[in-house]
Context: one part of a larger RNA
RNA sequence: CCCUGGGAGUUCUGAUCAUUGGCGAGGUUAAGCAGUUGAUCUGCGUAGCCGUAGGGAAACCGAAUAGUCCGCAGCCGCAAGGCGAGGGACUGGGUGUGCUCGCCCGGAGUCAAUGGUGGGAGACCUGAAGCCCGUCGAUCUAUGCCUGACCAGAUUGAAGCCCGGUGAAAACUGGGUGGAGGAUCAAACCGUUGCUGAUGUGCAAAUCGCUCGGACGAGUUUGGUAUAGGGGUGAAAGUCCAAUCGAGAUGGGCAAUAGCAGGUUCCGCGCGAGACUACUCGUAGGUAGAUCUCUGUGAAGGUAGAAUGCGAUGUAGAGCACUGAUUGGGUGUUUAGGGGGAGCAAUCCCUCGGCACGCUGUCAAACUCCGAAGUUGUGUUCGCCGUAGAAGCAGGGAGUGAGCCACGGUGGGUAAGCUACCGUGACGAAAGGUGAAUAAACCAGCUCAGCGUUAAGGUCCCAAAAUUUCAGUUAAGUGUUAAUCACAAACGGCGUCCGUGGCCGAAGACAACCAGAAGGUGGGCUUAGAAGCAGCCAUCCUUGAAAGAGUUCGUAACAGAUCACUGGUCAAGCUUGCGGGCCCGAAAAAUGGACGGGGCUCAAACUGAAUACCGAUACGUUGACCCUCCGAAAGGAGAUGGGGUAGCGCGGCGAUGUGCUCGGGUAGAAGCGAGGUCGUGAGGUCUCGUGGACCGUGUACAUAUGAGAAUCCAGGG
Numbered sequence: 001c002c003c004u005g006g007g008a009g010u011u012c013u014g015a016u017c018a019u020u021g022g023c024g025a026g027g028u029u030a031a032g033c034a035g036u037u038g039a040u041c042u043g044c045g046u047a048g049c050c051g052u053a054g055g056g057a058a059a060c061c062g063a064a065u066a067g068u069c070c071g072c073a074g075c076c077g078c079a080a081g082g083c084g085a086g087g088g089a090c091u092g093g094g095u096g097u098g099c100u101c102g103c104c105c106g107g108a109g110u111c112a113a114u115g116g117u118g119g120g121a122g123a124c125c126u127g128a129a130g131c132c133c134g135u136c137g138a139u140c141u142a143u144g145c146c147u148g149a150c151c152a153g154a155u156u157g158a159a160g161c162c163c164g165g166u167g168a169a170a171a172c173u174g175g176g177u178g179g180a181g182g183a184u185c186a187a188a189c190c191g192u193u194g195c196u197g198a199u200g201u202g203c204a205a206a207u208c209g210c211u212c213g214g215a216c217g218a219g220u221u222u223g224g225u226a227u228a229g230g231g232g233u234g235a236a237a238g239u240c241c242a243a244u245c246g247a248g249a250u251g252g253g254c255a256a257u258a259g260c261a262g263g264u265u266c267c268g269c270g271c272g273a274g275a276c277u278a279c280u281c282g283u284a285g286g287u288a289g290a291u292c293u294c295u296g297u298g299a300a301g302g303u304a305g306a307a308u309g310c311g312a313u314g315u316a317g318a319g320c321a322c323u324g325a326u327u328g329g330g331u332g333u334u335u336a337g338g339g340g341g342a343g344c345a346a347u348c349c350c351u352c353g354g355c356a357c358g359c360u361g362u363c364a365a366a367c368u369c370c371g372a373a374g375u376u377g378u379g380u381u382c383g384c385c386g387u388a389g390a391a392g393c394a395g396g397g398a399g400u401g402a403g404c405c406a407c408g409g410u411g412g413g414u415a416a417g418c419u420a421c422c423g424u425g426a427c428g429a430a431a432g433g434u435g436a437a438u439a440a441a442c443c444a445g446c447u448c449a450g451c452g453u454u455a456a457g458g459u460c461c462c463a464a465a466a467u468u469u470c471a472g473u474u475a476a477g478u479g480u481u482a483a484u485c486a487c488a489a490a491c492g493g494c495g496u497c498c499g500u501g502g503c504c505g506a507a508g509a510c511a512a513c514c515a516g517a518a519g520g521u522g523g524g525c526u527u528a529g530a531a532g533c534a535g536c537c538a539u540c541c542u543u544g545a546a547a548g549a550g551u552u553c554g555u556a557a558c559a560g561a562u563c564a565c566u567g568g569u570c571a572a573g574c575u576u577g578c579g580g581g582c583c584c585g586a587a588a589a590a591u592g593g594a595c596g597g598g599g600c601u602c603a604a605a606c607u608g609a610a611u612a613c614c615g616a617u618a619c620g621u622u623g624a625c626c627c628u629c630c631g632a633a634a635g636g637a638g639a640u641g642g643g644g645u646a647g648c649g650c651g652g653c654g655a656u657g658u659g660c661u662c663g664g665g666u667a668g669a670a671g672c673g674a675g676g677u678c679g680u681g682a683g684g685u686c687u688c689g690u691g692g693a694c695c696g697u698g699u700a701c702a703u704a705u706g707a708g709a710a711u712c713c714a715g716g717g
Base pairs, nucleotide, nucleotide: 001717002716003715004714005713006712011121012120013119015117016116017115018114019113020112021111022110023109026050027049028048032044033043034042035041054061055060064091067090068089069088070087074083075082076081092105093104094103095102096101124263125262126261127260131253132252133251134250135249136248142227143226144225145224146223148221149220150219151217153185154184155183156181160177161176162175163174164173165172166171189214190213191212194210195209197208198207229245231241232240266652267651268650269649270648271647276289277288278287279286280285292397293396294395295394296393297392301385302384303383305382306381307380308379309378310377311376312375313374317370318368319367323364324363325362328359330357331356332355333354337352338351339350340349341348342347403427405425406424407423408422409421410420411419412418432443433442434441447624448623449622450621451620452619453618457614458613459612460598461597462596466611468610469609470608471607472606473605479600480599491585492584493583495582496581497580498579499578500577501576502575504573512569513568514567515566516565518542519541520540523537524536525535548563552561553560625642626641627638628637629636630635653706655703656702657701658700659699660698662696663695664694671690672689673688674687675686676685677684678683
């Protein structure tokens, strides 16, 4: 992992609501007793409980069969309308201090059964770590005690003693002897430093190899014995106390508790959420409201849409009238202050600055002289829903109370597939088509089976449908991407197209070619030199068609070349500013690579226009099924019924057993295998084979009643 079997909302009690039933101003027995049966049932039992009156803290007091009006169903009526159970509004009454207030009053309950829910109980099942109590453990290990055992060999050579020498002596010194030491080297033995080696489903739930530490000592060790769980023991690491230790193991309290996690078993039909608001030692949970569902009541209105009348508002934008910020220049004022000048000083003048005023140019979430679109209140009209029963009200049952994405508007943040909010729509709980693939984008809300028409998006091939038509643009494979994930900018372009201005132009522009481009003069200064052309100053005059006291190159300085400017040849546009479209540069990432791919250039690209076609569960149409409502039925209505998680409501299928009922079976029951058939489905039924003795229909009742999951349990593979 697979198969078979097992495996989770139960029962009692008291509460509440609904439905069904009995009795009804009453309803009902409990314990128990008597009779009686195989199981049990019948009768008695009125103690008690609920109801029949409320109000008040209490003392205590104590209520409409009466009255008025509206009015649903219904009844009457030809109609208009009248009456009108139930219902509603008054009035009246009880009580309390209270008729400016609260509660209550014109009789419906009670006992059962069934179902829903919540309380108490283990309370749907499974799951802690823990806490407490009683026992069992020191054959492992820690420490103590008792009794024993063990430590090859080698080295060093303490004290003491002996001999010699010196010495007056004390003593010193040489040699020997001696054999001390938590001494040295190194086996057994004990240990385990490094390789962070091997192994790491191992030889092994701690081992193996090499290396390494101690090895006469605080040494190692057999056997015996003592200490026990908040206790022991500890050369102290919270270490060890039987592979268990920051409190052993085992049995019990115990089905501890778990706001946490996992699981929770047949079918179909109707409706269908929430992730918001408030409070909470509250933030993984609850409770209330809102939202969903079901039932009742109720009786005529309701309202998501559109238009319009009258109101509300202060955003976008805009503006500077206020509050502030702020550019430039001006006027006035000596007015905070600084600097300068004149004067012996007082003081005066100039300037920077301050303040005020008017002009000019700007800014603001906490500015507004203004001010939309929108949003919103209320009325009217239309639309839509509603007597086939809307709105409202009452009650039973919930789930949810971690949301998320896009677009629009904001705060925080450099930013984020970030975070905190508001509005709308999606996803959540939504299938289908489009977007290559892709919860949320676009189109569109799936009962079933056909046929047709369209939406978004597409029509060269993959691949259904235009190699469609007209007019332009692009040469970059730009592009062939609606948006998003998956972006590209400032700036630049004598790329090209379109638009709109200016200068010049048949008195000849622009370009090209031919010719000229001079004289005073080598201007003055400077300088070694400075002659148009290192630099400084000035930048005139003449001749002329025109020619700078010189635009660039050049020389040491000259020279030389060239330009401005002019004439000629030629001949019709030339030149420049601004705006726009497409395109280009700016433009760098790691295996070769992505318009979905192939591929595409008067496109199969981009822009504008046009006509066809394709394309969905949309729309239309034919048929079938189901649901709700009306109806006795037949039949009819639903113009827009039938997607659905949590969840609410409704109807069924099957299993086991029992009562009654009716049946089947050795001429073959159950079970098993194969096939047919019926039902939307859970499932039912038939035939054949196998099997060899029990089984079923209908109805009522009772459940230890349905398996794929729980690291589920047992067995097998």
Predicted 3D model of a 717-nucleotide part of an RNA (large-subunit ribosomal RNA, domain II) from a Gemmatimonadota bacterium. Model confidence (mean pLDDT): 84 of 100.